[in-house]
RNA sequence: GGGCGAUUAGCUCAGUUGGCCAGAGCGUUCGGUUUACACCCGAAAGGUCCUCGGUUCGAGCCCGAGAUCGCCCA
Numbered sequence: 001g002g003g004c005g006a007u008u009a010g011c012u013c014a015g016u017u018g019g020c021c022a023g024a025g026c027g028u029u030c031g032g033u034u035u036a037c038a039c040c041c042g043a044a045a046g047g048u049c050c051u052c053g054g055u056u057c058g059a060g061c062c063c064g065a066g067a068u069c070g071c072c073c074a
Base pairs, nucleotide, nucleotide: 001073002072003071004070005069006068007067010026011025012024013023019057028044029043030042031041032040050066051065052064053063054062
């Protein structure tokens, strides 16, 4: 220098053909249970969907550029 992949909650990751409120597990907080703790059950909080721009009535999803990380080639 070139190619490919990844980026979504604190962590690990889903997210269908673009369609109305963006989700799961773990973790955190609260409640229940227990003499108490753990386990278990229930609930809640928690999001710049990497950034900017574009397409569209509508973008996490499509297009372009950039950023970061990883792999491969030279």
The prediction has a mean pLDDT of 81. This is a predicted structure of a 74-nucleotide RNA (transfer RNA) from a Phycisphaerae bacterium. NCBI's taxonomy places the organism under Bacteria, Pseudomonadati, Planctomycetota, Phycisphaerae. Its Rfam family is "tRNA". Rfam classes the family as a transfer RNA. Rfam's curators write: Transfer RNA (tRNA) molecules are approximately 80 nucleotides in length.